SAM riboswitch aptamer (S box leader) from Halobacillus sp. A5, 108 nucleotides, folded computationally. It was read from a public genome assembly, where an Rfam model found it. The prediction has a mean pLDDT of 84. Its Rfam family is "SAM riboswitch aptamer (S box leader)". Its family is annotated with regulation of gene expression in the Gene Ontology.
RNA sequence: CACUUAUCCAGAGAGGCGGAGGGUACUGGCCCAAUGAAGCCCAGCAACCGGUUUGCAUAAAUACGGUGCUCCUUCCAGCAAAGCAUAGCAUGCUUUGAAAGAUGAGAA
Repeated sequence: CACUUAUCCAGAGAGGCGGAGGGUACUGGCCCAAUGAAGCCCAGCAACCGGUUUGCAUAAAUACGGUGCUCCUUCCAGCAAAGCAUAGCAUGCUUUGAAAGAUGAGAA
């Protein structure tokens, strides 16, 4: 890097350092940012994997360890289907599904 699988509308700081970008392919939008971006430390959320405890048909608890995460639904859309608006095309809106992406775990 590719593959398999589960989840992705919840949750989480007026902290310290830092000093200009960020929202994780690309494009078009839209948002955040000197009232301080990214990154690091601390703090927190959560419970995917391991540990520990209880249970043994099923599972539950804990938060010790490994990750992850802490504006906006994966920020929205891009492909398809259905519906609605309109006399009709076009256009717009809503719903659903896929594709893509992210994170965990596995095998290799």